[in-house]
RNA sequence: GGGGGUAUAGCUCAGUGGCAGAGCGCAAGCUUGGCAUGCAUGAGGUCCUGGGUUCAAUCCCCAGUGCCUCUG
Numbered sequence: 001g002g003g004g005g006u007a008u009a010g011c012u013c014a015g016u017g018g019c020a021g022a023g024c025g026c027a028a029g030c031u032u033g034g035c036a037u038g039c040a041u042g043a044g045g046u047c048c049u050g051g052g053u054u055c056a057a058u059c060c061c062c063a064g065u066g067c068c069u070c071u072g
Base pairs, nucleotide, nucleotide: 001071002070003069004068005067006066007065010024011023012022013021018055026042027041029039030038048064049063050062051061052060
């Protein structure tokens, strides 16, 4: 230099053209003498950036950036 993959909550990751989710973590409630466990609840997101297509884009297309990988 060229090819491929990937980017979504604090972390690990789902997700599908029509409202964005799980587990863990965090907060607070019940339970306890207290902690842990358990139960029920809540907060937390510019879906990497810019543009395009579309009535509608996290999803499709183009470009860019970071990371991983293959290759000369």
Predicted 3D model of a 72-nucleotide RNA (transfer RNA) from Vicugna pacos. Its Rfam family is "tRNA". Its family is annotated with triplet codon-amino acid adaptor activity in the Gene Ontology. From the family's description: Transfer RNA (tRNA) molecules are approximately 80 nucleotides in length. The same sequence occurs in records of 4 taxa. The RNAcentral record of the sequence draws on Rfam. Lineage of the source: Eukaryota > Bilateria > Gnathostomata > Laurasiatheria > Vicugna.